The prediction has a mean pLDDT of 80. This is a predicted structure of a 1492-nucleotide RNA (small-subunit ribosomal RNA) from an uncultured bacterium. It matches the Rfam family "Bacterial small subunit ribosomal RNA". Gene Ontology terms of the family: ribosome and structural constituent of ribosome.

[in-house]
RNA sequence: AGAGUUUGAUCCUGGCUCAGGACGAACGUUGGCGGCGUGCUUAACACAUGCAAGUCGAGCGGUUCUCGUAGUUUACUUCGAGGAUAGCGGCGGACGGGACGGGUGAGUAACGCGUGGAUAAUCUGCCUGUAAGACAGGGAUAACGCCGGGAAACCGGUGCUAAUACCGGAUAACCUCUUUGGAUCGCAUGAUAUGAAGAGAAAAGGUGGCCUCUUUACAAUGCUACCACUUACAGAUGAAUCCGCGUCCCAUUAGCCAGUUGGUGGGGUAAUGGCCUACCAAGGCGACGAUGGGUAGCUGGUCUGAGAGGAUGAUCAGCCACACUGGAACUGAGACACGGUCCAGACUCCUACGGGAGGCAGCAGUGGGGAAUUUUGCGCAAUGGGCGAAAGCCUGACGCAGCAACGCCGCGUGAGUGAUGAAGGCCUUCGGGUCGUAAAGCCCGUAAAUAAUGGGAAGGAAUGACGGUACAAUAAGAGGAAGCCCCGGCUAACUACGUGCCAGCAGCCGCGGUAAUACGUAGGGGGCAAGCGUUAUCCGGAAUUACUGGGUGUAAAGGGUGCGUAGGCGGUAAUGCAAGUCAGAGUGAAAACUCCGGGCUCAACUCGGAGACUGCUCCUGAAACUGGUAGACUUGAGUGCAGGAGAGGUAAGUGGAAUUCCUAGUGUAGCGGUGAAAUGCGUAGAUAUUAGGAGGAACACCAGUGGCGAAGGCGACUCACUGGACUGUAACUGACGCUGAGGCACGAAAGCGUGGGGAGCGAACAGGAUUAGAUACCCUGGUAGUCCACGCUGUAAACGAUGAAUGCUAGGUGUCGGCUCUUAAAGGGUCGGUGCCGAAGUUCUGCAAUAAGUAUUCCGCCUGGGGAGUACGGUCGCAAGACUGAAACUCAAAGGAAUUGACGGGGACCCGCACAAGCGGUGGAGCAUGUGGUUUAAUUCGAAGCAACGCGAAGAACCUUACCAAAACUUGACAUCCCUUUGAAUGGCGCUUAGCAGCGCGCAGGUCUUUCGGGACAGAGGAGACAGGUGGUGCAUGGUUGUCGUCAGCUCGUGUCGUGAGAUGUUGGGUUAAGUCCCGCAACGAGCGCAACCCUUGCCUUUAGUUGCCAUCAUUAAGUUGGGCACUCUAGAGGGACUGCGCCGAUGAUAAAUCGGAGGAAGGUGGGGAUGACGUCAAAUCAUCAUGCCCUUUAUGUCCUGGGCUACACACGUGCUACAAUGGUCGGUACAAAGGGCAGCAACAUCGCGAGGUGAAGCAAAUCUUUUAAAGCCGGUCCCAGUUCGGAUUGCAGGCUGAAACUCGCCUGCAUGAAGUUGGAGUUGCUAGUAAUCGCGGAUCAGCAUGCCGUGGUGAAUGCGUUCCCGGGUCUUGUACACACCGCCCGUCACACCAUGGGAGUAGGCAAUACCCGAAGCCAGUGAGCUAACCGUAAGGAGGCAGCUGUCGAAGGUAGGGUCAAUGACUGGGGUGAAGUCGUAACAAGGUAACC
Repeated sequence: AGAGUUUGAUCCUGGCUCAGGACGAACGUUGGCGGCGUGCUUAACACAUGCAAGUCGAGCGGUUCUCGUAGUUUACUUCGAGGAUAGCGGCGGACGGGACGGGUGAGUAACGCGUGGAUAAUCUGCCUGUAAGACAGGGAUAACGCCGGGAAACCGGUGCUAAUACCGGAUAACCUCUUUGGAUCGCAUGAUAUGAAGAGAAAAGGUGGCCUCUUUACAAUGCUACCACUUACAGAUGAAUCCGCGUCCCAUUAGCCAGUUGGUGGGGUAAUGGCCUACCAAGGCGACGAUGGGUAGCUGGUCUGAGAGGAUGAUCAGCCACACUGGAACUGAGACACGGUCCAGACUCCUACGGGAGGCAGCAGUGGGGAAUUUUGCGCAAUGGGCGAAAGCCUGACGCAGCAACGCCGCGUGAGUGAUGAAGGCCUUCGGGUCGUAAAGCCCGUAAAUAAUGGGAAGGAAUGACGGUACAAUAAGAGGAAGCCCCGGCUAACUACGUGCCAGCAGCCGCGGUAAUACGUAGGGGGCAAGCGUUAUCCGGAAUUACUGGGUGUAAAGGGUGCGUAGGCGGUAAUGCAAGUCAGAGUGAAAACUCCGGGCUCAACUCGGAGACUGCUCCUGAAACUGGUAGACUUGAGUGCAGGAGAGGUAAGUGGAAUUCCUAGUGUAGCGGUGAAAUGCGUAGAUAUUAGGAGGAACACCAGUGGCGAAGGCGACUCACUGGACUGUAACUGACGCUGAGGCACGAAAGCGUGGGGAGCGAACAGGAUUAGAUACCCUGGUAGUCCACGCUGUAAACGAUGAAUGCUAGGUGUCGGCUCUUAAAGGGUCGGUGCCGAAGUUCUGCAAUAAGUAUUCCGCCUGGGGAGUACGGUCGCAAGACUGAAACUCAAAGGAAUUGACGGGGACCCGCACAAGCGGUGGAGCAUGUGGUUUAAUUCGAAGCAACGCGAAGAACCUUACCAAAACUUGACAUCCCUUUGAAUGGCGCUUAGCAGCGCGCAGGUCUUUCGGGACAGAGGAGACAGGUGGUGCAUGGUUGUCGUCAGCUCGUGUCGUGAGAUGUUGGGUUAAGUCCCGCAACGAGCGCAACCCUUGCCUUUAGUUGCCAUCAUUAAGUUGGGCACUCUAGAGGGACUGCGCCGAUGAUAAAUCGGAGGAAGGUGGGGAUGACGUCAAAUCAUCAUGCCCUUUAUGUCCUGGGCUACACACGUGCUACAAUGGUCGGUACAAAGGGCAGCAACAUCGCGAGGUGAAGCAAAUCUUUUAAAGCCGGUCCCAGUUCGGAUUGCAGGCUGAAACUCGCCUGCAUGAAGUUGGAGUUGCUAGUAAUCGCGGAUCAGCAUGCCGUGGUGAAUGCGUUCCCGGGUCUUGUACACACCGCCCGUCACACCAUGGGAGUAGGCAAUACCCGAAGCCAGUGAGCUAACCGUAAGGAGGCAGCUGUCGAAGGUAGGGUCAAUGACUGGGGUGAAGUCGUAACAAGGUAACC
């Protein structure tokens, strides 16, 4: 520090996800040691048991024990002491502490906390200091004794007694209060010191020591020390109150408050204060966020981050709050009190049913809850606290130990050597590789652990729970000690097997449908390590809320427009102030953090020092900038004066054209409308036409990216009123300015209300069409509306998708309105508006002085897509609705611009038998053949639009054959290896059988070589490796092939342009069959294609003449023969044709080329063939062949017989033959080419009507044969008929091939004589030796073509042309497509699930309000009852108490509202789901342009 993910690819925007760190964690799995820390985050849920707050006899009385003494009834009593132990149990009282320490975070959004101040508005026990004092009395009460009540807790009565307990009195006033005088000081109230008068307190003692006097002694008095006591002042500490600033979310919480805000009097408090009360006044708070709601203890700090920030508030430390829930006070220096009291409530326990007891959010521990959090331990040795004079006692604070890998830190699980690279595992191309020096083996040492032995700390001056612990020494043995996660990319690390969209994985993208580096296992590898992973949460990355540090034309985002309030910002030069700013001081607890040192062997940890704590406060200075003060300036802004321009606004009036309607005339059958029609109008006279009239609305031409207005918007003419801008001038004011949250005003169309108006147009509606449907598009009508007046609505793609203002930054060219220079025009300059092109700049596109450039100020708005501009709430509105405006849930994208393709019922250009022009077919019939379907035991398999269907198949009776049925074989029908045996193999005969599978005869015959051992080869038998498969997968493949298409395209190198994908070249102007060629050009070249080279055909020359030919000569029946090679022909070699190194002309850029002509056998690639670029179709083929994987192995293999592939209601393709007279039939007669031939072609002769048979010459072929070519031509006949057309079908009789002709061949003769009279919609081939027509041959083949492949004969018609159909090419355009239009995609409905709104309601929570009741308690009143201290001789009084009453008052009750969440029949939309249904709305002109 970044990375993955939207796309075919690219750049951007933008979300999601990951890598890092952290944790009081939990879960999974594993687990050796030590040190230091940490450990109920949930139920502030309930708690058994034990402990957590006592101490003092030196305050006091008593009890008890011991000792002593005295008296004596020797067992008791009195007195004294506590010498030793000072013990046990208990009591009252006192004092002090239970307000500290310890726990928890429920409440609290608050002066609660933090920080800084104030107290002139305060208190303060113990402690310290200073000053003074402590005199002299009194009355009770508990314990205890007695009596009584109660189950208990406990209580009552009566009697006795003490104090440092309680109460008067004296003294003192420095203290307090009242009245009062002056002085000093302060920010106000006031404060300080001081003078005068008056009133008001104390307690006192305890212990030790000492000795003088008195006394018998003790004691007492006295003195002294310590402790305790009283008063006052001061300090310290602690506490209290007040104030400034800071302190979460919601405005879908906007108004709140009645003791409320203030004053006066009074009360209350330590103290200010509505803190409380009476009266008076009407205030106080709030967009700088009051009030309300939600959430939350706050802070130092902690985590993260570069920082700014963000999140958090465990442990440690400071503050606050709470102590079962609510209320209350008492005591006290301090509490409204965790281990105190009273009351109420809930809960638990005891009970004799009458009553009582309790409060772990102290330490342990239990139950419960929960994913989850420890021992009912040891000790007061240390530190600290309480009491005490002290010893000491108490202390679950604390110090330690135990449990837990919960965290951090440290250490170990051995080190060295060791290649036969062991065994074994895994992989393998079978060679090997790898685990791997790893192991074993050899050798070495003992850090920690363990065990034993003895030693043994510091913490302490004394005391040690920890603890015989830490530590050190000695001994033995490699010995007891490694796991977890990951390995597709991000992200370090790969192979095999299993599985087969299953099981599963997954943080994101995504893996898995038979070859998974992504699932599971194994081997190997990577990472971390006593841990490792996962999950939850926080920060980071995220500049993804942007202060540092973002945006807003099109990605999310500029308010519809203006005016203007608050606020923010603000021109020039000087004066003075000091709020901001800068400098000094105080504070910012400690710990933490950073740095430097020290101590534990290191580290974690800990100690010391320094820094930092970015903040707040105060004082004194500085004056540049901002600010504020007073006074100036003119350039910003405004005013004046002078001009011209304009659909700017409002109101009134006027005008002509056109539509419609009415009236009248002329006139007659249609009009109207459409793609075509119909509805409609018209013989009751329309349309058309003429004249007159009515009425409403809109204003042609001018008219212009022209004008005006803030925007919406404004268009005939005239007049009236009126707003603004511009130009010129420089007289006036003197910053008066810019922006603008709320607010106010304006605001298209549609819509609403009231009243008018209504010609045309025209939602809704009706009818007619179209259509599968057509609630649409088209047509005929037509209501609201459109128009006017007044009022409402307040929205639009209200757009320049661009807020307003100001400054600056090259130009060029139009146009509108002014001014100016110029004699005028043209032109130049300048100001304001409105356009286009373009530099720099700006991501792309584009913008570019009218910025989207560069800067400043202010406002609005944005933060992934969907849900949704929806729901709820609120405001506005008559309504429609507008404004404001979420969440749950869901996805990993949604999006912008540009690129390359593909596509378009987009455009331009071009080509093709593509259309058109023609000729002939097909579709109708019969038959042949192929296919589908059906059938079947089987009808083997494949091919499927063009590009499957007379296709694989150039030929299924058996075979073929792969299918079916039956029978049979199992190393096999076929290959290789091994063993045994034989010498063959093979042929013949017979039997059997459905069968050449099987059996027998042993008849015939019996290989090659040799050194004779054997070897080669072959047959049979045997065992196992294996053979075999037309079984599967053409979507695992090779090869081959089809198709676009013989279309003209497809690319590369270098350069250039672009951020990039890419572009350029290859586009453009011409031209061509052609990316063919020429020219131009940021391109220059090149490759694969095109063309040419190859074959054939057409002309000529030459060579060669047999089997070919015959002009001349001879000969014959005959080129038959001699002869010849001229010709034909054959087959070799050449020539020839190339549009510029052939000729002429025209057109064209003088080019390329095109057109015409001559010449020529042939003229513009002469005709035909072979030849098929990059690629597309997961195109075809595993059944030609090859081949991976899978499957099968007495069968899916092999063999054989029979059957099937030939079936037949039907449908389709391709053909043949026809329907006839351009014909049929009969007779005669003429002319080919190219092929084939020995398991063959066969002349000739002969037999047969014929197919054919018999005999048989010749020929392995220019020799023989197939071989008579047919149409044609010449005659005859038929006479338009289902025929002398047509030949299907069927019968009989034959022939041929073949073991075999039934299923199932071909041919012949005779007989039979079907459909069919030219073929609907549609569809197909062909541009010249072509179509059409006519025969001939060949391959396959025993036999079997109407098919296929060839061959020649006869031999046309038409082509204006490119509008249209189809296909293709180039350029361009649009795109939401990229699996690429067979694309994408929308909505309803149906089903399932999820969250959510409404909902008659239902049942709850919370906070208030009003009223009722009114506990405890404080306060107030009363106090007839009771009453020790004081007064009083007494009576009585003062004072007090009980009791009672009242205000307040918790809980409780009642009532109506509010609010929050839950639930609810039914219901609304939303989201997500497999391949459902209906249509096709959008994307192309998406087939009616789309959208608001």